A computed fold for a 582-nucleotide part of an RNA from a bioreactor metagenome, annotated as large-subunit ribosomal RNA, domain V.
Its mean pLDDT, the model's own confidence on a scale to 100, is 82.
The full RNA is in RNAcentral, with records from SILVA.
Context: one part of a larger RNA
């Protein structure tokens, strides 16, 4: 050394599951004041489903009635005609009931009565009265019709009532009574309701995700001196406004200092010198501005209609700038300037209806209808190149298909924290910086803390703590050596050498840790995948029941609390530890 046997589980990120945490895309289940539908359920209409009265109202037909400013004998409804009408077929009057009234009086029935009464005419008035007709308001009575309500009816319909028939007995069916009854059943249909049932939706970016923020658009830095240029990089605005704040034609200079000057002051309005744009341009930022675009005043609508040479910019789509030409205006003597605004923000594609206008090839008897074609409104489609006219949640019962593209364990990189030294020396040590302690600083280290980053591992690297076995540093607890002391001795601070050995048991807690009890020469500190589950455990944490609090309407959630929960491997290989052999 080689080869074989028995062991033992440190490694082969061992083996088994295409990770169940987590995340992205999919799905199912569950919710509910998510969107839409929906069955039960309610209501109405109407078929089935008929008949009488009654009572309200509606319209109509006859008859009757009714009509009151003032002035008039006086209760004048319009209109026309009328010179006469009415009466023994019973006039005035009285009596004596009913309806109606502006309380004045009108229509009327009945009795007495026993011949007359009213008009014209005259007065008064807008209008003239008897007497006929047509008609108006309002009301009454009768009838026709619709309709509301409601009572009866029976004949449709109903009945788990009784009886007959029928049958060996039933049941159904049929027939008769009895009870209900045009309700009620059932059909159509409308409109409430409707997680009861169903299909679905529930953005994205994000130094994982969630929670919060943001999402178009202008202005500045970042931008590396044309342009462009990202981040959850650093300020800031904007979703309007203005008939003048636009055109034009004329004019005109702000503002601060100082000095002077009644009330008057740091600032009001006057004078003057200096400085020179620091005013001021509706609004945020920059760029521009005096010839001004900045102030004042006149006159006005070009905040025009048809068109555009050429060009910025640009993936496209949007967007932006305009010579010039023709029409018609406007200012200005003219030249000319004007197609809004000192610029750049003030937004919104398509489809849809709906609006106003022209059109004819559609279409209609007229009015219309459809359609095209031009114009303007209607969007916090703000997730702003705008999925649908319409839309939220839970999941730990969960699944499925990716991902170490992206979290939780461990490593890894960093070293802000953190843990060590070191310089400098304020102080503190009675004096005295450095026995000892050390501020504000400063410079290293190390890689044990909480972070930060996401690099290997999601076709799995199994997580606290204890057990059992350790191995390793040294920044040493203890024993050994030594220096200095604010070391008399003893006991002690501090430092430096030193890693050979050593570093207890108990109570409580799941507990590392920590607290207490009781020793010890000491009860060091770190590393090892916070060493060790193919070595044990399984108290915790972290599936699936379940309970309490607190959130939620609710499904359900909670580094909140509680009871209870399946831990799999026969060892090829390397490693070790014996044993044999060659």
């Nucleotide at each position: 050394c080689c080869u074989g046997c028995g062991g033992c589980u440190a490694g082969a990120c061992g083996g088994a599951a295409a990770g169940a945490c987590c995340c992205c895309g999919g799905g199912a289940g569950c919710u509910u004041u998510a969107c839409u539908a929906u069955a039960a359920c309610c209501a109405g209409a109407u078929a089935u489903u008929g008949a009488c009265c009654u009572a309200g109202g509606g319209u109509u037909a006859u008859a009757a009635u009714u009509g009151c400013g003032u002035a008039g004998c006086g209760u004048a409804g319009g209109u026309g005609g009328g010179a006469g009408a009415c009466u023994u077929u019973g006039a005035a009057a009285c009596c004596u009931g009913a309806c109606u009234u502006u309380c004045g009086g009108g229509u009327u029935g009945g009795g007495u009565g026993g011949a007359g009464u009213c008009g014209c005419c005259a007065a008064u008035g807008a209008a003239a009265c008897a007497c006929c007709a047509c008609c108006c308001u309002g009301u009454u009575a009768u009838g026709g019709u619709c309709u509301u309500a409601g009572u009866u009816c029976u004949a449709a319909c109903c009945g788990a009532g009784c009886c007959g028939c029928c049958u060996c007995a039933a049941a159904a069916a049929c027939g008769g009574c009895c009870g209900g009854g045009a309700c009620a059943u059932u059909g159509u249909u409308u409109g409430g309701g409707g997680g009861u049932u169903a299909g679905u939706u529930u953005g994205a970016g994000u130094g994982g995700g969630g929670c919060g923020c943001u999402c178009g658009c202008c202005u500045c830095c970042u931008a590396a001196a044309u342009g462009g240029u990202a981040a959850c990089g650093g300020a800031g605005g904007c979703g309007c406004c203005u008939u003048a704040a636009g055109g034009u034609c004329a004019g005109c200079u702000a503002g601060c200092u100082u000095c002077g000057g009644a009330u008057g002051g740091a600032a009001a309005u006057c004078g003057a010198a200096g400085c020179g744009a620091u005013a001021g341009g509706g609004c945020a930022a920059a760029g521009c501005c005096a010839u001004a675009a900045g102030c004042u005043g006149g006159c006005u609508u070009u905040a025009c209609u048809g068109c555009a040479a050429g060009g910025c910019g640009g993936c496209u789509a949007u967007g932006c700038c305009g010579c010039g030409c023709a029409g018609u205006c406007u200012c200005g003597a003219a030249a000319g300037a004007g197609g809004a605004g000192c610029u750049u923000a003030g937004u919104g594609a398509a489809c849809c209806g709906a609006c106003c206008g022209u059109a004819a090839u559609u279409c209609g008897u007229a009015g219309a209808a459809c359609u095209a074609c031009g114009g303007a409104a209607g969007a916090u489609c703000a997730u702003c190149a705008g999925a649908u006219a319409a839309a939220a949640g839970c999941u730990a019962c969960c699944c499925c298909g990716g991902g170490g593209a992206u979290a939780a364990c461990a490593g890894g990189u960093u070293a802000g924290u953190a843990g060590g030294g070191c310089c400098c020396a304020c102080g503190a040590g009675u004096c005295c910086a450095u026995a000892u302690c050390u501020a504000c600083g400063g410079c290293c280290c190390u890689g044990u803390u909480c972070g930060a980053c996401a690099c290997c591992u999601c076709g799995a690297u199994g997580u606290c703590g204890g057990c059992u076995c350790a191995a390793g540093a040294u920044a040493u607890c203890c024993u050994g050596g030594a220096g200095c002391u604010g070391g008399a001795g003893a006991a002690g601070g501090u430092u430096c050498c030193a890693a050979g050995g050593g570093u207890u048991c108990g109570g409580c807690u799941g507990u590392u840790c920590g607290c207490c009890g009781a020793u010890u020469a000491a009860a060091a500190u770190c590393u090892u995948a916070c060493g060790c589950g193919a070595g044990c455990u399984g108290g915790g944490u972290u599936c699936a029941g379940a309970c309490c609090g607190u959130c939620g309407u609710g499904a359900g959630a909670c580094a909140g609390g509680u009871c209870g929960g399946u831990c799999c491997c026969u060892a090829u290989c390397u490693a070790c530890c014996g044993c044999a052999g060659g």